[in-house]
RNA sequence: GGCCGGCUGGCGCAAUGGUAGCGCGUUAGUUUCCGGAGCUAGAGGUUCUGGGUUCGAGCCCCAGGCUGGUCG
Numbered sequence: 001g002g003c004c005g006g007c008u009g010g011c012g013c014a015a016u017g018g019u020a021g022c023g024c025g026u027u028a029g030u031u032u033c034c035g036g037a038g039c040u041a042g043a044g045g046u047u048c049u050g051g052g053u054u055c056g057a058g059c060c061c062c063a064g065g066c067u068g069g070u071c072g
Stems, first nucleotide, its partner, number of pairs: 001071007010024004018055001026042005048064005
């Protein structure tokens, strides 16, 4: 340098173009002598960046960034 993949809460991952969810973690409550485990509820997201298409984009298109793989 060519080609391919990934980028979404603190972490790991989902998501037919139509209200962004799940697990872990976290906070509160419940339980307990105190904790842990269990149960219930909550908080936590400019979906890597900038444009474009569309009534509507995490998803499609273009450019860029970071990261991994592969070929030479």
Predicted 3D model of a 72-nucleotide RNA (transfer RNA) from Dentipellis sp. KUC8613. The coordinates come from a structure-prediction model, not an experiment, and the mean pLDDT is 83. The sequence is in RNAcentral, with records from ENA and Rfam. The organism belongs to Dentipellis, within Eukaryota. Its Rfam family is "tRNA".